[in-house]
Parts: sequence; structure tokens; C1' cells
RNA sequence: CCCGGCGUGGUUCAGUGGUAGAACGCUACCUUGCCAAGGUAGAGAUGAGGGUUCGAUUCCCUUCGCCCGCU
Repeated sequence: CCCGGCGUGGUUCAGUGGUAGAACGCUACCUUGCCAAGGUAGAGAUGAGGGUUCGAUUCCCUUCGCCCGCU
């Protein structure tokens, strides 16, 4: 230089055009004489920019970061 893949709560991952989810973690409350365990509720995320569309995490372009491959 070229080619391919990945980027989503704090972490690990789902989500192929129509209200962004799960587990663990965090906070509050309940339960308990206390702790642990358990239960209920809550906060918190689509790497960035642009395009297509009534509507984009999803499709297209550019860009940034990480990883694999080729020279």
C1' cells in the first nucleotide's frame, strides 16, 4: 500500500428498516437480629460525520480506533 472483519450501558454480548434488550455489575427499597443469599424498582449505551428513507443499530459513502491476512 491492498483486502477482510469488528466497534451497542461500567463489563461480556444480542438486535438484517418500525418503542434499543439480556446477563453480571451499580443505586434505592423489601426480606433478616447482622451478613450473605433472595425479591421489587431505578439510573445508565448504538465510535464520528454525511446520504437514502415517512422512519436507520440495521442500507450506502467518508473517517477514526482495534484485529486478521497479502506484499
Molecule: transfer RNA
Organism: uncultured Elusimicrobia bacterium